[in-house]
Context: one part of a larger RNA
């Protein structure tokens, strides 16, 4: 290679959009360079199948027919499959006009549109109360703090407590939910503005406009850089006190980078559902969230039925097994990623990006 795979054994690109390929609903005319049928001619000769038959048999040989891989002309099937945009000319552009050319229809995919309806979706801006810290100022006296016990520290220059009044910064208890949103990261006080994305409903409108995607692009937690701000907790490094044989630690008191803000980079994660995306088909039973619609009623429930989410059990089947089970790991389709012993290594060189840190891309030698 073929081929066999990716939840956990190697393996799903963190996640979007996304050209180009590749792949694409029904109906119906036409064509027809894929496809299918037949002739012809060509594919030397041996080789290979059959049938005869020559060496006493076979190998080996002979005649004859056949095949295989095709090519090339000739004539035919249309069931699959394919079938388009182009050029001129006038204009600054919108556009307009003319020529060659496969058209027409259709509504189940997908778009639009009316109504409605949910939500920590994203940005900004305001304010709010609780906690904390610090400065003040009152009441108080001798401890406070911390641990398994202690020290370190704080405190009579008056602390710990408690009240009052400023100041500051980060976060928002309850409600709270297996909830909700969002394509991932990830999103919680509260109002307000600015904007994105969905779910039902009606089936109005368009008519196939879809899918999925190598490159290419945007997004991306948490550390981390750069320039300015800020700086109340927390808290790497650092110091210190303890605990131990030792303690570069767990514990303790201190504490700077940071952690929050504005702007510019980094681009990684157990970036997880360790499961790519799309569609299509297959027993149910429950819980819950948003819509409808029936029946009922004064009306809100409650009931039945239906669409979309998030869950838990469980048939068939699947799985090595665990478990997976209409949110499929089931049973098929399109299509892109990616895997191929373990270590050496996600390392080493190269190249691309980065301010650095480093990311990405990615071997070998050798070894078992």
């Nucleotide at each position: 290679c073929u081929g066999g795979g990716c939840g956990u054994a190697a393996a799903g690109c963190g996640c979007g959009a996304g050209c180009a390929g590749c792949c694409g609903g029904u109906u119906u005319u036409g064509a027809u360079a894929g496809u299918c049928c037949g002739g012809u001619g060509u594919u030397a000769a041996a080789u290979c199948u059959c049938a005869c038959u020559g060496c006493u048999u076979a190998a080996c040989g002979g005649u004859g027919a056949g095949g295989c891989c095709g090519c090339a002309u000739c004539g035919g099937a249309a069931a699959c499959g394919u079938c388009a945009a182009g050029g001129a000319g006038c204009g600054c552009a919108a556009g307009c006009u003319c020529c060659u050319u496969a058209g027409a229809a259709c509504u189940a995919g997908a778009g639009c549109g009316a109504g409605u309806c949910a939500g920590a979706g994203g940005c900004a801006a305001g304010c709010a109360g609780a906690a904390c810290g610090u400065g003040c100022g009152g009441u108080g006296u001798a401890g406070g703090g911390g641990u398994g016990a202690a020290a370190u520290c704080c405190g009579u220059u008056g602390a710990u407590a408690u009240c009052g009044c400023a100041c500051g910064g980060a976060a928002u208890a309850c409600c709270a939910a297996a909830a909700g949103c969002g394509a991932a990261g990830g999103c919680a006080g509260c109002u307000u503005g600015c904007u994105a994305g969905g779910g039902c409903u009606c089936u109005g409108c368009u008519g196939a406009c879809g899918g999925u995607c190598a490159a290419u692009u945007g997004c991306g937690a948490a550390a981390g850089c750069g320039u300015g701000g800020g700086g109340a907790u927390c808290a790497a490094a650092a110091a210190g006190g303890a605990u131990u044989a030792g303690a570069u630690a767990c514990c303790c008191u201190u504490g700077u980078a940071g952690u929050c803000c504005a702007c510019g980079c980094c681009c990684u994660a157990a970036a997880c559902g360790a499961u790519g995306c799309a569609g299509a088909c297959u027993a149910g039973c429950u819980a819950u969230c948003g819509g409808g619609a029936g029946c009922a009623u004064c009306g809100a429930c409650c009931c039945u039925c239906u669409c979309g989410g998030u869950g838990g059990c469980g048939u068939a089947g699947c799985u090595a097994a665990c478990g997976c089970g209409u949110u499929a790991a089931g049973u098929c389709u399109g299509u892109c990623g990616c895997c191929u012993g373990g270590g050496a290594a996600g390392u080493a060189c190269g190249a691309u990006c980065g301010c650095a840190a480093g990311a990405u891309u990615a071997a070998a030698a050798c070894u078992c």

This is a predicted structure of a 368-nucleotide part of an RNA (small-subunit ribosomal RNA, central domain) from a Candidatus Uhrbacteria bacterium. The prediction has a mean pLDDT of 83. Taxonomically the source falls in Candidatus Uhriibacteriota (Bacteria, Bacteria candidate phyla).